[in-house]
RNA sequence: AGAGUUUGAUCCUGGCUCAUGACGAACGCUGGCGGCGUGCCUAACACAUGCAAGUCGAACGGACUGAUUCGCUUCGGUGAUGAAAGUUAGUGGCGGACGGGUGAGUAACGCGUGAGUAACCUGCCUUUCAGAGGGGGAUAACGUUUGGAAACGAACGCUAAUACCGCAUAACGUACAGUUGUCGCAUGGCAGCAGUACCAAAGGAGCAAUCCGCUAUGAGAUGGGCCCGCGGCGCAUUAGCUAGUUGGUGAGGUAACGGCUCACCAAGGCGACGAUGCGUAGCCGACCUGAGAGGGUGAUCGGCCACAUUGGAACUGAGACACGGUCCAGACUCCUACGGGAGGCAGCAGUGGGGAAUAUUGCACAAUGGGGGAAACCCUGAUGCAGCAACGCCGCGUGAGUGAUGAAGGUCUUCGGAUUGUAAAGCUCUGUCUUUAGGGACGAUAAUGACGGUACCUAAGGAGGAAGCCACGGCUAACUACGUGCCAGCAGCCGCGGUAAUACGUAGGUGGCAAGCGUUAUCCGGAUUUACUGGGCGUAAAGGGAGCGUAGGCGGAUAUUUAAGUGGGAUGUGAAAUACCCGAGCUUAACUUGGGAGCUGCAUUCCAAACUGGAUAUCUAGAGUGCAGGAGAGGAGAAUGGAAUUCCUAGUGUAGCGGUGAAAUGCGUAGAGAUUAGGAAGAACACCAGUGGCGAAGGCGAUUCUCUGGACUGCAACUGACACUGAGGCUCGAAAGCCAGGGAAGCGAACGGGAUUAGAUACCCCGGUAGUCCUGGCCGUAAACGAUGAGUGCUAGGUGUGGGUCUCGUGACGAGAUCCGUGCCGGAGUCAACGCAAUAAGCACUCCGCCUGGGGAGUACGGCCGCAAGGCUGAAACUCAAAGGAAUUGACGGGGGCCCGCACAAGCGGUGGAGUAUGUGGUUUAAUUCGACGCAACGCGAAGAACCUUACCAGGCCUUGACAUUGAGUGAAAAGCGCAGAGAUGCGUAAUAAUCCCUCGGGAUACACGAAAACAGGUGGUGCAUGGCUGUCGUCAGCUCGUGUCGUGAGAUGUUGGGUUAAGUCCCGCAACGAGCGCAACCCCUGUCCUGUGUUGCCAGCAGCAAGAUGGGCACUCACAGGAGACUGCCGCGGAGAACGCGGAGGAAGGCGGGGAUGACGUCAAGUCAUCAUGCCCCUUAUGGCCUGGGCUACACACGUACUACAAUGGGCAGGACAAAGGGAAGCGAAGGAGCGAUCCGGAGCGGAUCCCAUAAACCUGUUCCCAGUUCGGACUGCAGGCUGCAACCCGCCUGCACGAAGUCGGAAUCGCUAGUAAUCGCAGGUCAGCAUACUGCGGUGAAUACGUUCCCGGGCCUUGCACUCACCGCCGGUCA
Repeated sequence: AGAGUUUGAUCCUGGCUCAUGACGAACGCUGGCGGCGUGCCUAACACAUGCAAGUCGAACGGACUGAUUCGCUUCGGUGAUGAAAGUUAGUGGCGGACGGGUGAGUAACGCGUGAGUAACCUGCCUUUCAGAGGGGGAUAACGUUUGGAAACGAACGCUAAUACCGCAUAACGUACAGUUGUCGCAUGGCAGCAGUACCAAAGGAGCAAUCCGCUAUGAGAUGGGCCCGCGGCGCAUUAGCUAGUUGGUGAGGUAACGGCUCACCAAGGCGACGAUGCGUAGCCGACCUGAGAGGGUGAUCGGCCACAUUGGAACUGAGACACGGUCCAGACUCCUACGGGAGGCAGCAGUGGGGAAUAUUGCACAAUGGGGGAAACCCUGAUGCAGCAACGCCGCGUGAGUGAUGAAGGUCUUCGGAUUGUAAAGCUCUGUCUUUAGGGACGAUAAUGACGGUACCUAAGGAGGAAGCCACGGCUAACUACGUGCCAGCAGCCGCGGUAAUACGUAGGUGGCAAGCGUUAUCCGGAUUUACUGGGCGUAAAGGGAGCGUAGGCGGAUAUUUAAGUGGGAUGUGAAAUACCCGAGCUUAACUUGGGAGCUGCAUUCCAAACUGGAUAUCUAGAGUGCAGGAGAGGAGAAUGGAAUUCCUAGUGUAGCGGUGAAAUGCGUAGAGAUUAGGAAGAACACCAGUGGCGAAGGCGAUUCUCUGGACUGCAACUGACACUGAGGCUCGAAAGCCAGGGAAGCGAACGGGAUUAGAUACCCCGGUAGUCCUGGCCGUAAACGAUGAGUGCUAGGUGUGGGUCUCGUGACGAGAUCCGUGCCGGAGUCAACGCAAUAAGCACUCCGCCUGGGGAGUACGGCCGCAAGGCUGAAACUCAAAGGAAUUGACGGGGGCCCGCACAAGCGGUGGAGUAUGUGGUUUAAUUCGACGCAACGCGAAGAACCUUACCAGGCCUUGACAUUGAGUGAAAAGCGCAGAGAUGCGUAAUAAUCCCUCGGGAUACACGAAAACAGGUGGUGCAUGGCUGUCGUCAGCUCGUGUCGUGAGAUGUUGGGUUAAGUCCCGCAACGAGCGCAACCCCUGUCCUGUGUUGCCAGCAGCAAGAUGGGCACUCACAGGAGACUGCCGCGGAGAACGCGGAGGAAGGCGGGGAUGACGUCAAGUCAUCAUGCCCCUUAUGGCCUGGGCUACACACGUACUACAAUGGGCAGGACAAAGGGAAGCGAAGGAGCGAUCCGGAGCGGAUCCCAUAAACCUGUUCCCAGUUCGGACUGCAGGCUGCAACCCGCCUGCACGAAGUCGGAAUCGCUAGUAAUCGCAGGUCAGCAUACUGCGGUGAAUACGUUCCCGGGCCUUGCACUCACCGCCGGUCA
């Protein structure tokens, strides 16, 4: 000294929380020693028992013990006497008012501090002076009688005193009136003089000296009483309180003043500077904390106060209204003979109770102190000590050195090791504490020691007896493993835990502190988060709605004075202890102690006079008055006016009007609406009109008149600080609302009707009551806003506008100056930023109001106001860790602008209806294996499930295994054949034959077997642990970086802007300049040409033929290579002499020529653990492996994707024509032949520009059908065949014949496509034994339409709003369940 926590991120505001210190503590775990302290914070609850205040015989009488002496005696005793000494109930004296305890009460002169007492007292003590003469009467004890259970008495009788009472003596005492001096703020005091009156006494001890007492008085000291200034608490939701109350006179009372008490008189006294009331509380020195200022506390120690079971009262006394005294009353407890009595631990111990919680019924008066006494001495739970408690502080120890094979064990591990760790063991030492033994204090300088055989010292012995607690996600020092699986639990805040938890539990390790460590409670700090030091109020909480004005606060210039504030000096005080500094004593420290400084305060006194205040005088710059002007929706009252609306009357006139998004309700043939004329009524005042004017704000708008307020300008005549602000108070105060009476045209809450809607108590429409208007009276609130209180001064400019004045001046109501008002822009400055910026939110001063986290709540209660509605004032419990401001990046908007895309539109063809195929859901099943689920799952993984595949099910089997690696052994085993079995498999049999090297002994490798172990294996789980791959936005034009600059920062700029493009493509501009990934280009196919090469390709001319078959040729086509070509290059126009666009020329092709490959940063925890790889978890005679059979092909249904159709642009039949691209050896398979056909026989040729698949089809020509469920359509089914294959039952394809279903163009809805495209037609390929309506390719024929970008969807850029950021499928209010 700071840190965590609001956000995606940022800055700010703001609360919450943490780290520190402290404690009379408590709880949990643990516990070796000593010293010094501390120890009922709760029930001022109740208390058994013991002790805590007595002492004096030198005050007194008596009693008792009793030496001695004398009697009597039965010699045991007994009766008198009574010394020294002792004991003592009673009288008497002193002390029980101190010491000790507690904090209930008390908000008070109770406490603190400083004064006063001229208004007082003071036993014992010190000191001054004077004195004690002479008498008297009682009374307890005691005795007798007597009451009572007891406590305790009663009557009579005797007696003493330092007990009590007169008398005498009497002043320097007191009182009274007088006088002199002196002092004091006043009342008055002090001293002197003289006078009058009044008031004392006690003795005891001693042979004595003498001592101790006694009385009066002065002084001192000590201790008190009383009074005063100032100071220290919460609530104003306590605002009024007071009758002895306030004062006076007189009296009483007191030690003393005083309404302290009383009588009379007066009507005062206190209070916003907080009276009264209520709540809480002992106060202080100090203690804790804090840099300080402050805040909190008031244990121990010290001072004061109060109290002593509760309440009241007095007595005694120097002192009490008395803790261990008295009386009364109450409650409680105890005793009782029921009549009556006794008691008071908040003394020390102790008990019960309460409580989280607080000790021994100890020792001693040895020390210190106290009471009594002449003294010895007695008493002393004060005190000194000991005991208990880690309750606190302080000190010490639990060993030291050495010791690497870095032991064992533990833990982790990438299995190599790492760590525990010099730690241990081992070796060498030491003896603090502890233990034992011996000596043995100071405290008392003679005696006397509870502590105590204690402290301390010496010796001996042995590493022996002595370490825990908390934490380890961040804050906050310290990390791994296992277990658990939003469970159990943790948590001070943020927050951890849903299968890889450094946050739970355990272990290892580590960190911190240490005889303690954590937790809890409380206080300060951090918190500048109540801000005096040291905060704020435009938007975060916070300016009163506005004005006038009281108290108060604050206040212009000059001079003189004063000295209250202020500054300085001195004096007194601020107790001691504590804290601080320098020392000293216990071995050190804690602790104790000496000295110093300090105690920031209060009081007294002296000095200063700048500033503030007071006083006095003067001034004019503030303020006001006067005079002269002009401006204005300023206010109040009265009168007048026209336009419009509605209504009434009359005329004309006929079928609608009105209203809406569209309608309907409504009005209208009883004549509306429209139109014309006349009339009535009420309300509001078009244009002018302007971020123009006026007003304090609310607010004010036709015209005229009357009354009236304020501001401004000019002049400088007058006053002379008269000013500013303003708690309370008073006044004004929009709209709505209320009361009473009017008025009522239009509008119009409520209400009615019609619509809209899922509903529609709304928005829209038709009506319509209060109200809106006037008069009078209430209400008193608004986003009453500039969300900005009022006043004064100062601090760059620019540009409008309203009202004045002044100067110059003409070509111009033109320029300039100034004052007041009202706007905009903007600099410095300021601000968290936005912004404000002379009309400040800048720089200063004065005064007022207000704020202190969000919710609860402007609510409740109380009070005040109001007729009511309601207003003003205004909490708490509880709850959250945030709530909030400004700005930033995105995303979003049924916001805006610009622009794209088969996005819409314009078109063409489909899907959705039918049948079938296929996939999916669902259902079913022993199983119907698994995955994929909006676009972006669903003819998808699967480029092809009869077995296999296959992962699923049933059954039968195997267990080091079907597969891999390693060591040892055996040497053949398997294949073949036979038998059993569904097969896997089992049994039997025969037969010998692997490869390499070789020194011929053998070795090695491969293979197989049996046994054993490590291990194999898993399409088991987790795609939310992962890699890789992929989809999607999207082939959309974007995504970023470096440096610089701007911003406190997140970030911005660049990338925005003006154009342009398919494009962040390019150009221009610009605090940016550059760069990267994307775009484009480079690559492939295709379109034209050229060159080269011509076989298997081609054939123009020549020869030649059935035929490019052949000779020949390589011109052409074609093929394969390599080039050329297109670049806005040229021209015109537009555009900014740009980029680029439009048009043209040329060209095969023109502005990217067409197509493909190519997919930026990223998004979706998107998909995939079942392609593969892989962490972790799980199975291990099974979740692994083998086999047979079945299933993946099920079928009431639903959806997606396709195929075929519904026909005549067609179907059938016949004839005829033209491709491209592919494939082919376990292959393609020709010719020829058989079969209606599938196909079969056949086997030429071909690893292919040569041969084959292979007839392309739509098309063309001809013919038939004649609009029908058909000569359309072909499903389904039957029969008969063919092919593949161990095998076509479940469950393949094809052929022929027969059968001939639905379907006649498809609801809502929805898809594709912009040109060689859609549509249509066939061909080929991969997969594949076989199986294609699917998929991937190929060519043939070959359209229509695009005005355009309003709308739907998706996207890009800019901008705007935002309470969203998991980002609108968001967030969030209410209601119902």

About this RNA:
Small-subunit ribosomal RNA from an uncultured bacterium, 1377 nucleotides, folded computationally.